Notes: Model confidence (mean pLDDT): 85 of 100. The part of an RNA shown here (large-subunit ribosomal RNA, domain VI) has 254 nucleotides and comes from Chlorobaculum thiosulfatiphilum. Taxonomically the source falls in Chlorobaculum (Bacteria, Chlorobiia, Chlorobiales, Chlorobiaceae). Its Rfam family is "Bacterial large subunit ribosomal RNA". Its family is annotated with structural constituent of ribosome and ribosome in the Gene Ontology.
Context: one part of a larger RNA
RNA sequence: CGCAGGAAAUUUGAGAGGGCUUGUCCUUAGUACGAGAGGACCGGGACGAACAAACCUCUGGUGCACCAGUUGUCACGCCAGUGGCAUCGCUGGGUAGCUAUGUUUGGUUGAGGUAAGCGCUGAAAGCAUCUAAGUGCGAAACUCGCCUCAAGAUGAGAUUUCCCCAUCAGGCUCCAGGAAGAUGACCUGGUCGAUAGGCUACAGGUGUACGCACAGUAAUGUGUUUAGCCGAGUAGUACUAAUAAGCCGAUCGA
Repeated sequence: CGCAGGAAAUUUGAGAGGGCUUGUCCUUAGUACGAGAGGACCGGGACGAACAAACCUCUGGUGCACCAGUUGUCACGCCAGUGGCAUCGCUGGGUAGCUAUGUUUGGUUGAGGUAAGCGCUGAAAGCAUCUAAGUGCGAAACUCGCCUCAAGAUGAGAUUUCCCCAUCAGGCUCCAGGAAGAUGACCUGGUCGAUAGGCUACAGGUGUACGCACAGUAAUGUGUUUAGCCGAGUAGUACUAAUAAGCCGAUCGA
């Protein structure tokens, strides 16, 4: 832009894509079969492999704005306490998120038409013959069935609801943001508000802060103290910021 008025929501499915794998063991049964050696079809069950999708409860990884320890040096006048730099200085842990080696799930069953093949009836050709007429089975393959997308399917479909007042329905700009994202787009919210920040509580991480007191000559230890600090998490709370405003959208549909 189109889908001959405008909009919000729910859908049908022409069509397209995905999936389709396989092993071992137990049982049937040491049965059928076979002189024996050996050793099944059919059917039932269990556990896997690889692959695929989703996810982060568990196990781990990462986690450069979290916590702690520690070396050298510089600074804050000094002590103490902190900060800067040194690969994030180094080391030990680690929330959210993202992840696999982690977790969960999946392939099935079934229907139809068939291939090779197996048949029935049956002539040409008094026999025979699955085939010529007719007719029955038959595969991981084919068409469905399962999952996903899908009306620009210009063949532009369907249903429900709403609106037609210089302004409605609705949309956009703008703003607060996001499990969305390069930007557009998408989603949530914009005071009739929990959208983000802050604050409070909790979860979770680190691991017992500073100061003071006591013990010790001191290094240090103990108590206060399961402390102190804390990014992304979960709730609550309008304290701060989403203010205010503008624009598009036309008269019942050529």